[in-house]
RNA sequence: UUCGAAAAAGGCAAACCGUCGGUGACGGCGGGGCGCAAAGCCACCGAUCUGGAUGGACCAGAUAGCGGGGCCGCCGAAA
Numbered sequence: 001u002u003c004g005a006a007a008a009a010g011g012c013a014a015a016c017c018g019u020c021g022g023u024g025a026c027g028g029c030g031g032g033g034c035g036c037a038a039a040g041c042c043a044c045c046g047a048u049c050u051g052g053a054u055g056g057a058c059c060a061g062a063u064a065g066c067g068g069g070g071c072c073g074c075c076g077a078a079a
Stems, first nucleotide, its partner, number of pairs: 001078004011036002016031006034065001040071003044068003047063006
């Protein structure tokens, strides 16, 4: 630098359930484990979704486990 077949030190945690917060999308915590090699972090671009507004434009948000991009990083393999 490239890659993720196998293994290993380990890590994260979907649906669903409980509880708390939010008008809502959804989020925190506990249980749970579908999956994940960045399922670590960042709403910059696109996308989807929520609330408001509207003839429209638009405004405020959510999703990083939708794609791209940026930053950082474990183990292993190859050069």
Predicted 3D model of a 79-nucleotide RNA (c-di-GMP-I-GGC riboswitch aptamer) from a Rhodospirillaceae bacterium. The source organism's lineage runs through Bacteria, Pseudomonadota, Alphaproteobacteria, Rhodospirillales and Rhodospirillaceae. Of the family's consensus pairs, 95% are formed in the model.